[in-house]
RNAcentral holds the sequence, with entries from ENA. A computed fold for a 74-nucleotide RNA from a Prevotellaceae bacterium, annotated as transfer RNA. The organism belongs to Prevotellaceae, within Bacteria.
RNA sequence: GCCCCUUUAGCUCAGUUGGUUAGAGCAGCUGUUUCGUAAACAGCAGGUCGUCGGUUCAAGUCCGAUGAGGGGCU
Numbered sequence: 001g002c003c004c005c006u007u008u009a010g011c012u013c014a015g016u017u018g019g020u021u022a023g024a025g026c027a028g029c030u031g032u033u034u035c036g037u038a039a040a041c042a043g044c045a046g047g048u049c050g051u052c053g054g055u056u057c058a059a060g061u062c063c064g065a066u067g068a069g070g071g072g073c074u
Base pairs, nucleotide, nucleotide: 001073002072003071004070005069006068007067010026011025012024013023019057028044029043030042031041032040050066051065052064053063054062
């Protein structure tokens, strides 16, 4: 220098060839239960979907640029 993959909640990840409320597990908080803790159960909170721009009635999803991480080639 070239090519490929990943980027979504604190962490690990889903998200259907664009369709209207952005999700799961773990972690966190509250409650029930217990003498108490843990576990279990119920509930709650937590996100400008890496960034900027574009297309569209509508973008996590499509297009362009760019950042970060990983792999390969020379």
Its Rfam family is "tRNA".